[in-house]
Context: one part of a larger RNA
């Protein structure tokens, strides 16, 4: 990890509700006990109580009424007519181990342990070698003496270096290990507070302990082992057969409450009312959306008046001038806590029609849900950030929803899937290939592979389409070619120079078709070259602006990585348009269930069963209510099967039934075993780090 067995709502005693039953013209029922019988169930009796027959009141206490009051009023409960009890099975409560596995833990014992391992008593064992060289004895010199100095012996010490022996610093190894703590290398102590052998003594709130909460048999902030005990666990798993009907929450209010409960909302099933639901439609209050500025307050420009008006300028000074605070008037405005105004929805009331196998409501029995998602709209927080987060919303999907599209994709789009079917039309979305259907019409746009689902700025652009407004223009424009662009003059000043062109000042006059005291390059300063401006040649449009499609540029990341792919110059984009395709939707054909009407049959009239028409409907998770399968037992039953082969096993094939399952055949096995009613449960396995056994 597989296969097999085993494995989880049960039992009692109450309560309540539903269904069946038994008794009700003396309502119903025994309890404990008492007698009889027995192997055990069991039969009789016991009416002591208990429901139930009458309420009201707190009570006395009254009684179809009573309480309340002063009341014969008023209210409030009841009466005006109703079956009730008991017992069975289901369903849920409550108490209990209480569906079922699961702690960590708490206590108990005159329970068990010091063969490990702490201290400790007793009595034994061990520490190889080598250094150093303490008191201390002799002893020499030296000194009067204290006493100093030598030199011989001597052998001291929680000295020193280092095997045994004891520890375990570092750093490798090993880490399904050789080991539930090892190995190598290194390292500390190594006569001492030293290592150890035997013996013995201390123990569970207790010891011991040179203290680390360390040790007390791999187990220690309270051992172990049995017992309280099936300790609790608002927390995790798990919880076995099948088929119809219905079909949720994920809120609100309390909770030492928030991942837990209880009530109320929403499911459901039963009894009741009888249209109340929902729709129109019509009156109704309001201060929200906008919108104003009439108030309350902000905030922008002007003008005019006031003010012992901050502060600055100019001046001797007076003053003046910039500016400073008010205010009132005009122009423009802003506001969730501003309104002179004010909808669209909603919400309430009454009235009409429709729908009647479809809603709403009361009263009961069951429940589950109170971690909710994203989209769509108004909004708070946030950065008008988040797949962020909080409200709202008779919103919409998902949760509990499958099928088509959106490449893939709970929550978008379309559509809500009883079964069958190589049938039909269609949404939403697409029609060159993958890949089903247009290489469709018609007009037009992009050149950028923009683009081909969505999405990329300011900015820049003589890329090009559309539209409009002006300006010139066969009296000849705009470009282009050719020609001229001159004299006075080198204008005057400055200047070393200053001649159109460094700088100031003025900027005239003449000749002209037309030329500036010069728009520009240039020059040390001329000189040169263009321009304005003007003629001719040409020759029919040229210019300047606005608004607006579609492109470029801005655009830098890591697979060649991407329109889903191929690819596309349309198979892009704009507009209009015919056609096709395209879902579990609609529709046709056919079969099931439900449920409700209408009719026929039947059985004890009601009521139920069966049948046929006819309507409508059947995705489904918590849950809820209905009908079944299947095992094991009993009781009865077929005068049931069976060695002429049960049971169980094997085998994809037949056959019944929606299903859970059931029937037959073969073959295999060798002693039991079934149909049908009706009873009772140790009554159903894929999950529980499930138990146990095999492999």
């Nucleotide at each position: 990890g597989c296969c097999a067995a085993c494995g989880a709502g049960u039992u009692u005693u109450a309560g309540c509700a539903u269904u069946c039953g038994g008794u009700u013209u003396u309502g119903c029922c025994u309890a404990a006990g008492u007698g009889g019988a027995u192997a055990a169930c069991c039969c009789a009796c016991g009416g002591a109580g208990g429901c139930g027959u009458a309420g009201g009141g707190a009570a006395a206490c009254c009684g179809a009424g009573u309480a309340u009051g002063a009341a014969u009023a008023g209210u409030g409960c009841g009466a005006c007519u109703a079956u009730a009890u008991c017992g069975a099975a289901u369903g849920c409560u409550a108490a209990a181990g209480a569906c079922c596995c699961g702690a960590a833990g708490c206590c108990a014992g005159a329970g068990c342990g010091a063969g490990c391992u702490u201290g400790c008593c007793a009595u034994g064992a061990g520490c190889a070698g080598g250094g150093u060289g303490a008191a201390c004895u002799u002893u020499g010199u030296c000194g009067a003496a204290a006493g100093a100095u030598g030199a011989a012996g001597g052998g001291a010490g929680g000295c020193c270096c280092g095997a045994a022996c004891c520890g375990u610093u570092u750093a490798g190894c090993c880490g399904u290990g050789c080991a539930a703590u090892a190995c190598u290398a290194u390292c500390g102590g190594a006569u001492g507070a030293c290592u150890u052998g035997u013996g013995g003594u201390a123990a569970g709130a207790a010891g011991u302990g040179a203290a680390a909460a360390g040790c007390u048999a791999a187990u220690c902030g309270a051992g172990c082992c049995u017992g309280g005990u099936a300790a609790u666990a608002g927390c995790u798993g798990g919880u076995u057969c099948u088929c119809u009907c219905c079909g949720a929450a994920a809120u609100a209010g309390c909770u030492u409450u928030u991942g837990g409960g209880c009530u109320a909302g929403c499911g459901u099933c039963g009894c009741g009312u009888g249209u109340u639901c929902c729709c129109u439609u019509g009156a109704g209050g309001g201060g929200u959306a906008g919108a104003g500025c009439a108030c309350u307050g902000g905030a922008a420009g002007g003008u005019c008046u006031c003010a012992a008006c901050a502060g600055g300028g100019a001046g001797a000074a007076a003053u003046c001038u910039c500016g400073u605070g008010a205010g009132a008037c005009c122009u423009a405005u802003c506001a969730a806590a501003c309104u002179c105004c004010g909808a669209a929805u909603a919400c309430u009331c009454a009235a009409g029609a429709c729908u009647a196998a479809a809603a709403a409501u009361g009263c009961g029995g069951c429940a589950g849900u109170u971690a909710g998602a994203c989209g769509g709209u108004g909004g708070g927080g946030g950065c008008u950030a988040a797949g962020c987060u909080c409200c709202a919303u008779a919103c919409g999907u998902c949760a509990a929803a499958a099928a088509g599209g959106a490449a893939a994709c709970a929550g978008c789009c379309u559509a809500g899937a009883u079964c069958u079917c190589u049938a039909u039309u269609u949404a939403a979305g697409g029609u060159c290939c993958c890949u089903a259907a247009a290489u469709c019409u018609a007009u037009g746009u992009u050149a950028a592979g923009u683009a081909c689902a969505c999405u990329u700025a300011a900015g820049g652009u003589g890329g090009u389409g559309g539209a409009u407004u002006u300006u010139c223009u066969c009296a000849g424009a705009c470009a282009c070619u050719g020609a001229g662009g001159a004299g006075g003059u080198u204008g005057g000043c400055u200047u070393a120079g200053a001649a159109g062109c460094a700088g100031c000042c003025a900027u005239c006059c003449u000749u002209u078709a037309a030329a500036g005291a010069a728009a520009g390059c240039g020059u040390a300063a001329c000189a040169g070259c263009u321009c304005a401006c003007u003629c001719a040649g040409u020759a029919a449009g040229a210019g300047a602006a606005u608004c607006u499609g579609c492109g470029c540029c801005g655009c830098a990341a890591a697979u060649a990585a991407u329109c889903g792919g191929g690819g596309u110059u349309a198979a892009a984009c704009a507009u209009a348009g015919u056609a096709c395709c395209g879902a579990a939707a609609c529709u046709g054909a056919g079969g099931g269930c439900u449920u409700c009407g209408u009719c026929u049959u039947g059985u004890u009239u009601u009521a139920c069963a069966a049948g046929a028409c006819g309507g409508a409907g059947c995705g489904g998770u918590a849950g809820g209510a209905g009908a079944g399968u299947a095992u094991u037992c009993g009781c009865a039953u077929c005068u049931g099967c069976a060695u002429u082969g049960a049971a169980g096993g094997c085998a994809a094939a037949g056959g019944g039934g929606u299903g859970a399952c059931c029937c037959a055949u073969g073959c295999u096995g060798g002693a039991g075993c079934g149909u049908u009613g009706c009873g009772a449960a140790g009554u159903a396995a894929g999950a529980a780090u499930g138990u146990u056994g095999g492999c």
The prediction has a mean pLDDT of 82. A computed fold for a 695-nucleotide part of an RNA from an uncultured bacterium, annotated as large-subunit ribosomal RNA, domain II. It was read from a public genome assembly.